Transfer RNA from an Actinomycetes bacterium, 78 nucleotides, folded computationally. The coordinates come from a structure-prediction model, not an experiment, and the mean pLDDT is 80. Its Rfam family is "tRNA". Its family is annotated with triplet codon-amino acid adaptor activity in the Gene Ontology.
RNA sequence: GGGCCCUUAGCUCAGCCCGGUUAGAGCGGCAGACUCUUAAUCUGCGCGUCGCAGGUUCGAAUCCUGCAGGGCCCACCC
Numbered sequence: 001g002g003g004c005c006c007u008u009a010g011c012u013c014a015g016c017c018c019g020g021u022u023a024g025a026g027c028g029g030c031a032g033a034c035u036c037u038u039a040a041u042c043u044g045c046g047c048g049u050c051g052c053a054g055g056u057u058c059g060a061a062u063c064c065u066g067c068a069g070g071g072c073c074c075a076c077c078c
Base pairs, nucleotide, nucleotide: 001074002073003072004071005070006069007068010027011026012025013024020058028047029045030044031043032042033041051067052066053065054064055063
């Protein structure tokens, strides 16, 4: 220098191909119930700029471009 993949909740990940109602799961967290207390159990609450910026569109997590971070492969130099 070239190519590919990943980035969504505190953590691990779906959803992206094929745009459309309010963005989801498990774990964790918070509040409440129960209990003498704790644990367990039950109820309630996503607790989120979908990495950042821009573009397309009536509408973008999803499509396009650039950038950033991480991973893998190839090439060059030494």